[in-house]
Context: one part of a larger RNA
Molecule: small-subunit ribosomal RNA, 5' domain
Organism: uncultured prokaryote
RNA sequence: GAUUGAACGCUGGCGGCAUGCCUAACACAUGCAAGUCGAACGGAAACGAUGGGUGCUUGCACCCAGGCGUCGAGCGGCGGACGGGUGCGUAACGCGUAGGAAUCUGCCCAGCAGCGGGGGAUAGCCCGGAGAAAUCCGGAUUAAUACCGCAUACACUCUACGGAGUAAAGGACUUCGGACCUUUCGCUAUUAGAUGAGCCUGCGUCGGAUUAGCUAGUUGGUGGGGUAAAGGCUCACCAAGGCGACGAUCCGUAGCUGGUCUGAGAGGAUGAUCAGCCACACUGGGACUGAGACACGGCCCAGACUCCUACGGGAGGCAGCAGUGGGGAAUAUUGGACAAUGGGGGCAACCCUGAUCCAGCCAUGCCGCGUGUGUGAAGAAGGCCUUCGGGUUGUAAAGCACUUUCAGCGAGGAGGAAAGGUUGGCGCUUAAUACGCGUCAGCUGUGACGUUACUCGCAGAAGAAGCACCGGCUAACUCCGUGCCAGCAGCCGCGGUAAUACGGAGGGUGCAAGCGUUAAUC
Numbered sequence: 001g002a003u004u005g006a007a008c009g010c011u012g013g014c015g016g017c018a019u020g021c022c023u024a025a026c027a028c029a030u031g032c033a034a035g036u037c038g039a040a041c042g043g044a045a046a047c048g049a050u051g052g053g054u055g056c057u058u059g060c061a062c063c064c065a066g067g068c069g070u071c072g073a074g075c076g077g078c079g080g081a082c083g084g085g086u087g088c089g090u091a092a093c094g095c096g097u098a099g100g101a102a103u104c105u106g107c108c109c110a111g112c113a114g115c116g117g118g119g120g121a122u123a124g125c126c127c128g129g130a131g132a133a134a135u136c137c138g139g140a141u142u143a144a145u146a147c148c149g150c151a152u153a154c155a156c157u158c159u160a161c162g163g164a165g166u167a168a169a170g171g172a173c174u175u176c177g178g179a180c181c182u183u184u185c186g187c188u189a190u191u192a193g194a195u196g197a198g199c200c201u202g203c204g205u206c207g208g209a210u211u212a213g214c215u216a217g218u219u220g221g222u223g224g225g226g227u228a229a230a231g232g233c234u235c236a237c238c239a240a241g242g243c244g245a246c247g248a249u250c251c252g253u254a255g256c257u258g259g260u261c262u263g264a265g266a267g268g269a270u271g272a273u274c275a276g277c278c279a280c281a282c283u284g285g286g287a288c289u290g291a292g293a294c295a296c297g298g299c300c301c302a303g304a305c306u307c308c309u310a311c312g313g314g315a316g317g318c319a320g321c322a323g324u325g326g327g328g329a330a331u332a333u334u335g336g337a338c339a340a341u342g343g344g345g346g347c348a349a350c351c352c353u354g355a356u357c358c359a360g361c362c363a364u365g366c367c368g369c370g371u372g373u374g375u376g377a378a379g380a381a382g383g384c385c386u387u388c389g390g391g392u393u394g395u396a397a398a399g400c401a402c403u404u405u406c407a408g409c410g411a412g413g414a415g416g417a418a419a420g421g422u423u424g425g426c427g428c429u430u431a432a433u434a435c436g437c438g439u440c441a442g443c444u445g446u447g448a449c450g451u452u453a454c455u456c457g458c459a460g461a462a463g464a465a466g467c468a469c470c471g472g473c474u475a476a477c478u479c480c481g482u483g484c485c486a487g488c489a490g491c492c493g494c495g496g497u498a499a500u501a502c503g504g505a506g507g508g509u510g511c512a513a514g515c516g517u518u519a520a521u522c
Base pairs, nucleotide, nucleotide: 001522002521003520004519006518007517008516009515010514013369014368015367016366017365018364020361021327026325027324028323030322031321032320035078036077037076041074043071044070047069048068050065051064052063053062054061055060056059085280086279087278094205095204096203097202098201099200100199103197104196108193110191111190113188114187115186116150118148119147126139127138128137129136130135156165157164158163170185171184172183206252207251208250213243214242215241218240219239220238221237222236223235224234225233255277256276257275258274259270260269261268262267282303283302284301285300286299305316306315307314308313333359335358336357337356341355342353343352344351345350372402373401374400375399382393383392384391385390406463408458409457410456411455412454416449420444421443422442423441424440425439426438427437428436466511467510468509469508470507471492472491473490477506478505479504480503481502487494488493
């Protein structure tokens, strides 16, 4: 000099854009953060509409009707493995980079072949029971895109090449109604792709030798087992290997990277925000389900802690967003909206989304703007200094003439909006001018931010400057007070009666809505 997720002191007008628990991975009150589908299903607790009935205070109350809009609880499907947080652990194929072969991959895209015919249950509802509760038990009954056989097998798997084995599910729309056909959403087998993931290897990746030896599934083989998959991954047997001064083992520290800061570079330091990967979810262990987890807001066991209890037994996990206590020099609102972007579910309308987009707080940082402009010598008054002549503050002020950014008040007012709905035309589909899909046009139509940005009008210089320093380094000097005292100080050093170095004043210098100090890095 540059820099910072900074803090502290003094000061503080506005806006834009960013950032904001670096400490206790300490403990957490409260609310919200993952649901959705009635176009899989049996159904109907609630609300509404409609129809019927009863009572009548003639427009209200009650009852009935799943026929309608819908829908609590349940069964079933998909999603809760993403998104969001944190950095405890980890010196490791964890990460980075370059390769590899023995693998899996829901949803998505493309191809090909199919979706025939049966069965038994079980939630819910109903009845009964246990318990303070959490919850649980028994009986009867019922549905499915839930579950299980059978048939079929283009393909697929195994094969001794004879053969053997393995699938599926239906729903909706169109119709006065039913069946069929069609359409559409689905289901099954399989191939290929895309995406994602698992595994292996070369090289690179902090300090300590006041850590020198380490290792028994240890190193290799054979054969079983296991996995989606290679493999001591696991087991039995056999052999005695394997690593190490090119630093094994042990100890300490640490998430890694793209990057960031600095520097001419080489390098050094660092890993907040953003992005990729990894690890973790009260602590430790375990598996279940599933395409995917050994699963933050799932399950089981153990432990610590907190809470409820009728003492028998139960409930919980903010390192999600806010917020509280605590720790600390120190770090924000228990806000708004799904309008946009994206995600989950759904045919869709739509629902959910503390992801996200916004707003609030903080000069924490960067950037921009303003606090007026011109004129004005009687060089006013006052202050300070003085050699008492004057000098300086100083065109500074006052005065005069202007301007009105920003803030204030009032009015207007984009863009972020495409979708969606509806009508019509055309095309595809089809037996069909139904339905559905695509496209074009018209109409309609969705904004949290928001008193938006921006524009215009109004008034009036009106509301807006501080901080540090002035001995040398280092830009900037005098007076008074003090008297090795009080004090200053980054280094050299100042202060013991004329202190440009302490304290005050006047003046000056430097930065400026900031300025200094401290801490840290180069």